[in-house]
């Protein structure tokens, strides 16, 4: 020197002028409103301080907070998630183990429950791919002596991703776990670990078709539903317009005779049926015709940041210090000057953890190789 794996940080930087939003604290010449009157409030303009886009602000794909519905349920479809044992407000997200799988290796992936509950599927070749089976060959016999015909056989050989345990001994007419060792594979026990799983410890068992569930499926665990254009609130306008449909009017108690209760029936809500349950005298549905204007929600957070403590580690727990955007046709532009690593991908709109995608540089630390010492 080169080739890789893992992690952190940074997103051009300093000075100057002029510009833009937002908040505090002042002024206040005209001029609108409010108020008995005042820069006393608001508009307004106007001088200073502070503060002003990101790791992804993208994707809108997971999981909240908030808010409205709404004061709840129960089956039933449907839907997510699947190894164990922590973290988190939760998660399909992270962290550490266990399996398994790739890689020479640092390392990295996994959609990681269940095929003995059930149905499916696997073209072609091959004898046979499952309620299996003999083409070749081996072996024995018979005779008509042949490319013959019976029975045995599944260790050899072809086909195929996959042929129904593997090695070797014995055994057999030839063979087969047919027997026996050994591995392998199943169950129990033991021994370690919370656990998932190891271990191979210690017995037993000739023990067999196997794979496929991002295949229908079963089995656990888990799931309202909308969405800041939720939502409040305040000012304006209109036609409190016109049609259609369905229902209250009905039935029993009661009554101070106004009503009042209960039931049927109809109608809305209840993420999709259903059952239940709230409301309601009105719902619904076309058709016309007004307004879309201001405030609020709005940024103090499941928050940054720094020390320490505990934890292998996500990450907790004190103690300290910060406040770090809130636009609303949508604020951070534009000039000059220097430096330099020469700036990539890209712009917040209720937020707030994750995950995935684009991507320029800088720094650490592991892993292999050449060479030179």
């Nucleotide at each position: 020197g080169g080739a890789g794996c893992c992690a952190g940080c940074c997103a051009g930087a300093u000075g100057g002028u002029c510009g833009c939003u937002g908040u505090c604290a002042g002024c206040a010449g005209c001029c609108u409103g409010a108020u008995u009157g005042a820069g006393u409030c608001a508009g307004u303009g106007u001088u200073g301080g502070c503060a002003g886009a990101g790791g992804a602000a993208a994707g809108u794909c997971c999981g909240g907070a908030c808010u409205u519905c709404a004061c709840a349920g129960g089956a039933c479809a449907g839907g997510a998630u699947g190894c164990c044992a922590g973290g988190u407000a939760a998660c399909g997200c992270c962290u550490g183990g266990g399996a398994g799988g790739c890689g020479a290796g640092a390392g990295c992936c996994u959609a990681c429950g269940g095929c003995c509950a059930g149905u499916g599927c696997a073209g072609c070749a091959g004898a046979a791919a499952a309620u299996a089976u003999a083409c070749c060959g081996c072996c024995a016999g018979a005779c008509u002596u042949g490319u013959u015909c019976u029975g045995g056989u599944a260790a050899g050989g072809g086909u195929g991703a996959a042929a129904u345990g593997g090695u070797g001994c014995g055994g057999u007419a030839a063979g087969a776990g047919c027997g026996c060792a050994c591995c392998g594979c199943g169950c129990u026990u033991c021994u370690g670990g919370u656990a998932a799983c190891a271990g191979u410890a210690a017995g037993c068992g000739g023990c067999a078709g196997g794979g496929u569930a991002a295949a229908c499926c079963c089995c656990a665990u888990c799931c309202g539903a909308a969405g800041c254009a939720a939502g409040a609130c305040c000012a304006a306008a209109u036609a409190g317009g016109g049609a259609a449909a369905c229902a209250a009017c009905c039935a029993g108690c009661u009554u101070u005779c106004g009503g009042g209760c209960u039931g049927a029936c109809c109608c809305c809500g209840u993420g999709g049926u259903c059952c239940g349950c709230g409301g309601g005298a009105g719902u619904u549905u076309c058709c016309g015709g007004g307004u879309a204007g201001g405030u609020u929600g709005c940024a103090u957070g499941a928050g940054g940041u720094g020390a320490u403590c505990g934890g292998u580690g996500a990450c907790g727990g004190u103690c300290a210090u910060c406040c770090c955007a809130g636009a609303u046709g949508a604020a951070u532009g534009a000039c000059c000057a220097u430096c330099c690593a020469c700036g990539a991908c890209a712009g917040a709109a209720u937020c707030c953890g994750g995950c995935u995608u684009a991507u320029g540089g800088c720094u650490g630390g592991c892993u292999c190789u050449c060479c030179u010492u």
The RNA shown here (Bacterial RNase P class A) has 373 nucleotides and comes from a Gammaproteobacteria bacterium. Its Rfam family is "Bacterial RNase P class A". Rfam classes the family as a ribozyme. The source organism's lineage runs through Bacteria, Pseudomonadati, Pseudomonadota and Gammaproteobacteria. The prediction has a mean pLDDT of 76.